[in-house]
């Protein structure tokens, strides 16, 4: 990078640095932002895909130390499409 499967109306933010846009892309909306966005770091939290532990009617449940992910708005909304996880090439 491509393919397959699953999920995407639930949930969860503070501080420091920094200083202008941001909400993936395009179009159209809507929203957010100097009462400090995007981003980086620290800590905290949410979730439970994989791994793990325990229980179990063997398929479900519980837990949350590990690998990821996530913590404005239903993936912000519509059309395209995209994101994440696991596996395969």
């Nucleotide at each position: 990078u491509u393919c397959u499967u699953a999920u995407c109306c639930a949930g969860a933010g503070a501080g420091a640095c920094g200083g202008a846009g941001g909400g993936a892309u395009u179009u159209g909306g809507c929203c957010u932002u100097a009462u400090g966005a995007u981003g980086u770091c620290u800590c905290a939290g949410c979730a439970a895909c994989c791994a793990g532990u325990c229980a179990u009617u063997u398929u479900u449940g519980a837990c949350a130390c590990g690998g990821u992910g996530c913590u404005a708005a239903u993936u912000c909304c519509a059309a395209u499409a995209g994101a994440u996880a696991a596996g395969a090439a």